[in-house]
Order: sequence, then C1' cells, then structure tokens
RNA sequence: CCAGAGGGCCGGGCGGCCGCCGGUGACGCAAGUCGCGGGAGGAAAGUCCGGGCUCCACAGAGUGACGGUGCCGGCUAACGGCCGGCGGGGGCGACCCCAGGGACAGUGCCACAGAAAGCAGACCACCGCAUUUCGAUGCGGCCAGGGCGAAAGGGUGCGGUAAGAGCGCACCGCGGCUCCGGUAACGGAGACGGCAUGGUAAACCCCACCGGGAGCAAGACCGAAUAGGGACGGCGCAUGGGCUACUCGGCCCGGUCGUCCGGGUUGGUUGCUGGAGGCGGCGCGCGAGCGUCGCCCUAGAGGAAUGGUCGCCUAAUCCCGCAAGGGAGGGACAGAACCCGGCUUACAGGCCCUCUGGCAUU
RNA sequence: GGUUCCAUAGCUCAGCAGGAUAGAGCAGCGGUUUCCUAAACCGAAGGUCGCAGGUUCGAAUCCUGCUGGGACCACCA
Repeated sequence: CCAGAGGGCCGGGCGGCCGCCGGUGACGCAAGUCGCGGGAGGAAAGUCCGGGCUCCACAGAGUGACGGUGCCGGCUAACGGCCGGCGGGGGCGACCCCAGGGACAGUGCCACAGAAAGCAGACCACCGCAUUUCGAUGCGGCCAGGGCGAAAGGGUGCGGUAAGAGCGCACCGCGGCUCCGGUAACGGAGACGGCAUGGUAAACCCCACCGGGAGCAAGACCGAAUAGGGACGGCGCAUGGGCUACUCGGCCCGGUCGUCCGGGUUGGUUGCUGGAGGCGGCGCGCGAGCGUCGCCCUAGAGGAAUGGUCGCCUAAUCCCGCAAGGGAGGGACAGAACCCGGCUUACAGGCCCUCUGGCAUU
Repeated sequence: GGUUCCAUAGCUCAGCAGGAUAGAGCAGCGGUUUCCUAAACCGAAGGUCGCAGGUUCGAAUCCUGCUGGGACCACCA
C1' cells in the first nucleotide's frame, strides 16, 4: 500500500430572532407580565422474550392439561439474553455459522422413480445344476457390479470363492467396556466386538427444567349526568316476606354476585418518573459481571411540546479541471406516552482501536 | 398505548396433522344459438400461495423475521 476480520463511538456544528410544552421565582385582586433553568433515540420502532408495578383468582403444595426452553459451566432480579468452554461445519488465516437432548419407550410418514423404502429386496448382469429345437427356459445361489432414488443395511485394499459377500485379515470409521485428564459437556489411550434395527422429533411423542391470569385504556380518589330499568345464570353463610308442610325440608319474591341489552359522561387529581439510574477512579474476575468510593439529576404533555427562519462553516453526492483547486448541493433511519434488562429490524456517512493474508522496502 | 386475528386468480373462498399438475363459484376472453342483446351450453386462459431466510429429499402447509390490512379495549349508576 492492497484485500479482509472483530470491537467501540458519533451520526451535522456555532450564533441571532420569533414561537411551543413542563418546572420555578418576583410582581399583580385576577387575567396576566417579566426573569431563571430543562425539553427525544440508538434504535424512542416491531411488541418477539424477560422482569418491576397494579388488580383479580388461589391463598398449602402437588398432579394433569396447555404453552415454552433444550450441549456443559457461569453471569443476572429474570430471560429464549450475555460470557467462557465442548462438539460439528466453513475459511489459507484473523474469524464466522449451528432450534446442538432423545430415533433399540412407542406411533406415524418416506410422494414419483425403482425389482425392492423398513421384522428389506432379485429387474439386468454374474455363477451352479437340470432341460434344450443351442435362440433359450426352469430351479437355486448372490448382493460385489449396472440401473432407480434424497436415502438401497460401513469404506479402501489383499485373500478367499462356482460366482460372491465382514466370509477371513490389515488400516480407517462405528459400538459398548476399562483406565487417565477435565467441575462438566467432552477428549486421549488400551484391549474387545464383524458391524448389531436408515431419515424425519421446526410430525405426534418421551425426558429434564420453567410458567396462575390480565394489563397504566392496570388500579385508587373526587365531581357531573342518567331510567339506580330489563333479560339470563350462579349462591344459600348472615337475613326479610309469602306458599306448601307434623318436622326435616322444598318453591317463589326480595337480597347479593356475574354476563348481556338499555341509559349517562367524555371532567379533575393520582399512579408518574430518582432508577436492577448514568459517568469516573480503585479492587476482584479470562470474560459476562461483582464490590466499593466520589460526582451528577437528565422530558413527564395526557391526542400529545421538543419547531420555524436567517447568517457563517462543514460531510455525502454531482459538474469542470492532468493536478492543485473551483462551482452546485445540503444532511441517514427515524419522534418518548408507566418504567427497566435484552433480542430483532431500519440506518447517508464519518472516526478510533486490535488482528489476519499478500506485495514492496529496510 | 395495549391485546388479538388475517393475507391463495380481477372479486369471494376451498386446500394447511408436508408429496410436486394449487382447485371451485362469479367476473373477463373466444365459440355455438339469435335479426341483435341477455340467458343457456362448450372451450381455453389467468397464481413468484404477501416478502425474505431456515428445517426437510420435498413447504401454500412447519419455524423465524419483515410488509400490509382488520377487530377489540375508557369511566359512572
């Protein structure tokens, strides 16, 4: 210098004028006026996960159903998140990707093609025997070869055989066993076994673990208005009336609760923003993080403010120019609505750090 | 703001416990019939199954992420 990998940060800047929404101070009887200070994001988004908070249910936990997660260890309030490791795959490499438990617990499915597709199978070819009109036919062997398929019951080589075949042997793969290392996933070594039933669980399912339901339009208080009306259903603890009945009891109305229809309102206060908060230092840890000390306060309207305009500067992009440079141009995705931790998705452009491969020079 | 559902031909819908030619009705097109039209009959065409990725031998169907659209949710007595 070229090509690439991983991570972090920013994402127009400064100033003048006029406005908008909260907070607060002074003046004013009030309406209001004048000051001071604050006012979008890394994703505020999708609402895909997890929590806080609130109400309802159960209020003792368990089982079942349903839903979710799924290698191992750790972090965390929790997680489907993150970190570290293991295994598999890709890349020369830095590094990247993986819904990565179980298919001898069971069930289902494997279309078309093909002879045969799940306690396998014999179409062609090969081999043996018998028959023969010498073209072949029948019976049997075989699974090595051809062919079909996504997939045909280990791979290569040598031996062996009528032809063949783990039929035998060597190496590789595989399976369980023993020993060693590791917390574990797993790895290594040894001897053994002739190979012992393919795929699919983002099909049902099995195993382990987790989960009660709803959501700030939750919930609490005040005020206004209306017909505290109607239908259906539950309850019999406390309790009123009526009927039946010897009593126990039963039925109806009233009562109470729930759903629906009908009616009224579209007001105010609260929940509400200081929190698993941010930044910096130190210590521990490979790391995610944890502990401690110091500093800071940083939107809180409830249909919704965070804007407009002017001046200077500046990036992309375009044009002219061999170049230096000059001109035009004007800022990506996007807008808080109870809060927080993640994931995912969108994003013009710029800056920084570390690393890899190659070329050149010293 | 929250909850939830859907997307298949121009329109309305089937098909979705995976199997390759994705069907039906209406509309539109061509033909028969008629003097002409309608109706009737016959025929053919028309689809990246909203988009992208994944699982699988194989995806309209299963899973994930986007895009677009719809429905519901307040308080009082």

The prediction has a mean pLDDT of 79.
Predicted 3D model of RNase P RNA and transfer RNA as a complex of 439 nucleotides.
It holds a member of the Rfam family "Bacterial RNase P class A". It is annotated as a ribozyme. Rfam describes the family as follows. Ribonuclease P (RNase P) is a ubiquitous endoribonuclease, found in archaea, bacteria and eukarya as well as chloroplasts and mitochondria.